[in-house]
Context: one part of a larger RNA
RNA sequence: CUGGGUGUAAAGGGAGCGCAGGCGGUACGGCAAGUCUGAUGUGAAAGCCCGGGGCUCAACCCCGGUACUGCAUUGGAAACUAUCUCGCUCGAGUACCGGAGGGGUAAGCGGAAUUCCUAGUGUAGCGGUGAAAUGCGUAGAUAUUAGGAGGAACACCAGUGGCGAAGGCGGCUUACUGGACGGUAACUGACGUUGAGGCUCGAAAGCGUGGGGAGCAAACAGGAUUAGAUACCCUGGUAGUCCCGACCUUAAACGGUGCACACUCGGGGUGGGGCCAUUUCACCGGUCCCGUCCCUUAGCUAACGCGUUAAGUGUGCCGCCUGGGGAGUACGGCCGCAAGGCUAAAACUC
Numbered sequence: 001c002u003g004g005g006u007g008u009a010a011a012g013g014g015a016g017c018g019c020a021g022g023c024g025g026u027a028c029g030g031c032a033a034g035u036c037u038g039a040u041g042u043g044a045a046a047g048c049c050c051g052g053g054g055c056u057c058a059a060c061c062c063c064g065g066u067a068c069u070g071c072a073u074u075g076g077a078a079a080c081u082a083u084c085u086c087g088c089u090c091g092a093g094u095a096c097c098g099g100a101g102g103g104g105u106a107a108g109c110g111g112a113a114u115u116c117c118u119a120g121u122g123u124a125g126c127g128g129u130g131a132a133a134u135g136c137g138u139a140g141a142u143a144u145u146a147g148g149a150g151g152a153a154c155a156c157c158a159g160u161g162g163c164g165a166a167g168g169c170g171g172c173u174u175a176c177u178g179g180a181c182g183g184u185a186a187c188u189g190a191c192g193u194u195g196a197g198g199c200u201c202g203a204a205a206g207c208g209u210g211g212g213g214a215g216c217a218a219a220c221a222g223g224a225u226u227a228g229a230u231a232c233c234c235u236g237g238u239a240g241u242c243c244c245g246a247c248c249u250u251a252a253a254c255g256g257u258g259c260a261c262a263c264u265c266g267g268g269g270u271g272g273g274g275c276c277a278u279u280u281c282a283c284c285g286g287u288c289c290c291g292u293c294c295c296u297u298a299g300c301u302a303a304c305g306c307g308u309u310a311a312g313u314g315u316g317c318c319g320c321c322u323g324g325g326g327a328g329u330a331c332g333g334c335c336g337c338a339a340g341g342c343u344a345a346a347a348c349u350c
Base pairs, nucleotide, nucleotide: 004321005320006319007304008303012318014201015200016199017198021194022193023192025088026087029084030083033081034080035077036076037075038074039073040072041071042070049065050064051063052062053061054060091191092188093187094186095184096183097182098181103177104176105175106174107173108172109171110154115149116148117147118146119145120144121143125136126135162169163168206247210243211242215241216240220236221235222234223233258317259316260315261314262313263312266295267294268293269292270291271290272289273288274287275286276285299306300305323350324349325348332343333342334341335340
């Protein structure tokens, strides 16, 4: 390289946008680069292959033929690919109408609860556990009532329910704003798809500056448990968790399933929209499109299972895999403030 794979055996990039590149709907016509075909030249000889012959055979040698899959020049063909002209509307996009949504950003507001502070009532316990103790409390705790402060998170609604490319998104209101869906078929006329590099986004933890700090809580301290207990349990408790702006760029970043398009039996639920019926409308019924969940046919699969949301049948493009350990490590390079990240071996060993 060819080939075979990639849900769970090794293997889908965390996700998107997108340059180059690859691939690409439909009709007529042109051209003839790819493609097909004819001719000519060349493709030295030897060798290979086929046939025949000579050394007693063979190796070896000789003769004939084919082949040398190629290249160049030239004549032609025009289905397909490329390319050019001019079109088309089903792909793609635009416009208009409509409703759904925790999609995003910012500001403001609200109640419950925890903690703390002040004041009142009140008195000896509270707290905690398997049982205890550390701890708190006569300097008046716990409990209870009233007022206040502050931070963080938003019970019920809540749903294999919604939205988002992924990460993710949940109190309420307002402003700005992205996308998807249904319907109409007015407009553009292939404008598409994938995407090495590149760019952007990217949970938590972590990092540096400034704020904030109620609860929780790595580290740490104490009390228990235990043979020990650097743990599990308990009492405390600092970073952190929160905010602004700046980094880091990882994950069981999972559907462990890349993206796009087409095709292929059915049944049931649910979310959004349309149409038709029914109209006593809460509806129920039929049907079309989009999403989501369960069961199953064919088929696939090593099995488990998947099964119109495919892991079925096909096409296009990208990433990745090639025995276990060594090792996602060393070295080098790039990035980072650091922690570290990305790229990525070998010896050796089984």
Small-subunit ribosomal RNA, central domain from an uncultured bacterium, 350 nucleotides, folded computationally. Model confidence (mean pLDDT): 87 of 100. Rfam family: Bacterial small subunit ribosomal RNA.